Record summary: RNAcentral holds the full RNA, with entries from SILVA. The part of an RNA shown here (small-subunit ribosomal RNA, 5' domain) has 504 nucleotides and comes from an uncultured Chloroflexia bacterium.
Context: one part of a larger RNA
RNA sequence: GGACAAACGCUGGCGGCGUGCAUGAGACAUGCAAGUCGAACGGGGUUCAUCGGGCUUGCUCGAUGAACGCUAGUGGCGGACGGCUGAGUAACGCGUAGGUGACCUACCCCGAAGUGGGGGAUAACUGCCCGAAAGGGUGGCUAAUACCGCAUGUGGUCGACGAUUCACUUCGAUCGUCAAAGCCGCAAGGCGCUUUGGGAGGGGCCUGCGUCCGAUUAGCUAGUUGGUGGGGUAACGGCUCACCAAGGCGACGAUCGGUAGCUGGUCUGAGAGGAUGAUCAGCCAGACUGGGACUGAGACACGGCCCAGACUCCUACGGGAGGCAGCAGUCGGGAAUUUUGCCCAAUGGACGAAAGUCUGAGGCAGCAACUCCGCGUGAGGGAUGAAGGCCUUCGGGUCGUAAACCUCUUUUCUCAGGGAAGAUACAAGACGGUACCUGAGGAAUAAGCCACGGCUAACUACGUGCCAGCAGCCGCGGUAAUACGUAGGUGGCGAGCGUUGUCC
Numbered sequence: 001g002g003a004c005a006a007a008c009g010c011u012g013g014c015g016g017c018g019u020g021c022a023u024g025a026g027a028c029a030u031g032c033a034a035g036u037c038g039a040a041c042g043g044g045g046u047u048c049a050u051c052g053g054g055c056u057u058g059c060u061c062g063a064u065g066a067a068c069g070c071u072a073g074u075g076g077c078g079g080a081c082g083g084c085u086g087a088g089u090a091a092c093g094c095g096u097a098g099g100u101g102a103c104c105u106a107c108c109c110c111g112a113a114g115u116g117g118g119g120g121a122u123a124a125c126u127g128c129c130c131g132a133a134a135g136g137g138u139g140g141c142u143a144a145u146a147c148c149g150c151a152u153g154u155g156g157u158c159g160a161c162g163a164u165u166c167a168c169u170u171c172g173a174u175c176g177u178c179a180a181a182g183c184c185g186c187a188a189g190g191c192g193c194u195u196u197g198g199g200a201g202g203g204g205c206c207u208g209c210g211u212c213c214g215a216u217u218a219g220c221u222a223g224u225u226g227g228u229g230g231g232g233u234a235a236c237g238g239c240u241c242a243c244c245a246a247g248g249c250g251a252c253g254a255u256c257g258g259u260a261g262c263u264g265g266u267c268u269g270a271g272a273g274g275a276u277g278a279u280c281a282g283c284c285a286g287a288c289u290g291g292g293a294c295u296g297a298g299a300c301a302c303g304g305c306c307c308a309g310a311c312u313c314c315u316a317c318g319g320g321a322g323g324c325a326g327c328a329g330u331c332g333g334g335a336a337u338u339u340u341g342c343c344c345a346a347u348g349g350a351c352g353a354a355a356g357u358c359u360g361a362g363g364c365a366g367c368a369a370c371u372c373c374g375c376g377u378g379a380g381g382g383a384u385g386a387a388g389g390c391c392u393u394c395g396g397g398u399c400g401u402a403a404a405c406c407u408c409u410u411u412u413c414u415c416a417g418g419g420a421a422g423a424u425a426c427a428a429g430a431c432g433g434u435a436c437c438u439g440a441g442g443a444a445u446a447a448g449c450c451a452c453g454g455c456u457a458a459c460u461a462c463g464u465g466c467c468a469g470c471a472g473c474c475g476c477g478g479u480a481a482u483a484c485g486u487a488g489g490u491g492g493c494g495a496g497c498g499u500u501g502u503c504c
Stems, first nucleotide, its partner, number of pairs: 001504004006500005013375004018370001019368002021333001026331003030328003035077003040074002043071002045068010084286003093211008103203003108199008116150001118148002125140006155178002158176003161172003182191003212258003219249003224246008261283004265276004288309005311322004339365001341364003347361001348359004378408004388399004413441006422431001448493005453474003459488005469476002
């Protein structure tokens, strides 16, 4: 000198783009953040119509039918994305380059084939019972794209058989084995379902190389290293187990200890390098702490389940409920970090045939000079160099064209009128009566901070008297202090200025 997710002191007019718990991965009141589908299903509800009964004559009960932008339950898809955090991790975690003849992939796209015929349940509902509650038990009824057989087998899988091959390597119209679901529509047809081949996108696993400090850490290792066999996985593998062998790693730094999420990038620097890893993007890891599996194409699952623990809450003391490192917000910690706001209009996502519903993702607004950028606080004229302040050798000098005063302008400000784009094709705009445009008014609403001994641009007076104080270094202050304090003046920067901290 540059930089910052900064903080502190003094000061503070406006706008735009950004950014905003770095500390206790501390604890959390309250609301919201993941639902959706009635075109999968049976009920229920509401309204209307018709018929019948009661009959207070417009109310009620029952049956049938219809409609509904209604829906607790069964069922499907989604809740593995999106959002947050950085605790752990020195590791194939990340980066880069490859491998997978050792693998998986719901939804989507392209292709081939099929969608026949049956069965038994169960929630809802209803009867009874238990419980303070959370909730639970039992009897009875019922539906499905829920569940289970049978048939068919394009095809697939595994096994057998045959052929083939160095090789379970390949082939087979041989045998065994494995499918399905319907809904909407007058119809045409559409949406689905099943088996299978391929694709796209996504992932798992493996490998070469790279990836901080300490040797005042030198030896480490028993599933340890390898083999055979069994199990397990989507898949290779000591992943796991039994047996066998005795290996494997290490001064090219093993092991141990400390620190740390990694990267694209960011800051600095002429570069080499050094430092760093906020925001944005990619990957990883975590979801009160520890462990575990279930479901599923996908999790060992932030707003799912089970167990244990700590903590908080409810309780009728028997027993229950909870997890903001989602968005706001509270307490605490801290030098320090915002609103319990608006909207799904746009972009994107989930579900749905669609209308649409949901979406604290997102789009916006609010707060904060926290960063960067832009603009303004007026312009021209104006000497008797006014008053006043300060200094003075008392002559004067200086603040100083500065002010007053005259002329002008209106960025900004206030008021009034108009008023968007962002939205495609009818409709739909939170932002927003915002931006912007037009008119009116009036210099009106708007300047500070630090320094002035040298480094380092800028000097005098008074006060103080090694006191009070200053200070980045050298050093100032003990009676004329350009170094302390105040004032005038001057210098620098300017809605900021200075200090502190950190990096180059």